A computed fold for a 73-nucleotide RNA from Cohnella luojiensis, annotated as transfer RNA. Model confidence (mean pLDDT): 81 of 100. RNAcentral holds the sequence, with entries from Rfam. Rfam family: tRNA. Rfam's curators write: Transfer RNA (tRNA) molecules are approximately 80 nucleotides in length. By type it is a transfer RNA.
RNA sequence: GGCCUCGUAGCUCAGCGGAUAGAGCGACGGUUUCCUAAACCGCAGGCCGGAGGUUCGAUUCCUCUCGAGGCCG
Numbered sequence: 001g002g003c004c005u006c007g008u009a010g011c012u013c014a015g016c017g018g019a020u021a022g023a024g025c026g027a028c029g030g031u032u033u034c035c036u037a038a039a040c041c042g043c044a045g046g047c048c049g050g051a052g053g054u055u056c057g058a059u060u061c062c063u064c065u066c067g068a069g070g071c072c073g
Base pairs, nucleotide, nucleotide: 001072002071003070004069005068006067007066010025011024012023013022018056028042029041030040031039049065050064051063052062053061
């Protein structure tokens, strides 16, 4: 330098172009317990890496770019 994959909550990841973007774990609050853990219940937390474009409508498709990983030279 070329090509491929990935980037979504604190972490690990889902998410056929259409609803208010979800789950598990974690954090916080509560029930329970003498206390802790476990269990159960509840709650908060995201401007979907960034910028453009296509579209009535984009996390999703296209282009550029940034970052991570891999292959080739």